This is a predicted structure of an 81-nucleotide RNA (c-di-GMP-I-GGC riboswitch aptamer) from a Candidatus Rokuibacteriota bacterium.
RNA sequence: CUCGAUAAGGGCAAACCCGCCGUGAGGCGGGGACGCAAAGCCACGGGUCAAGCGAGGCGCUUGACGGCCGGGCUACCGAAG
Repeated sequence: CUCGAUAAGGGCAAACCCGCCGUGAGGCGGGGACGCAAAGCCACGGGUCAAGCGAGGCGCUUGACGGCCGGGCUACCGAAG
C1' cells in the first nucleotide's frame, strides 16, 4: 500500500412513532435499530423522486435523495493474506 478478522475501543442509524419545517420529494430534533468499514464530506456523471412550465408520451427549469451505482477528497484500528 492492498485488504478487512466471531479482534479491541469507538462511530453512524433503515423501517416505524412523536414534534417542528417544506406545495412536494424531503429535511431537522427526540425515541428506535434494519443494517453499514467510509452509512464521513462533495450533486461531478448516471439513476430515482417532487414541483412548475412547455408539450404529447417526451423535453426544459428548479429542487430532493450521499443508506441507488460510479467518481473526487479525507479518515480510526491492525489479525491473516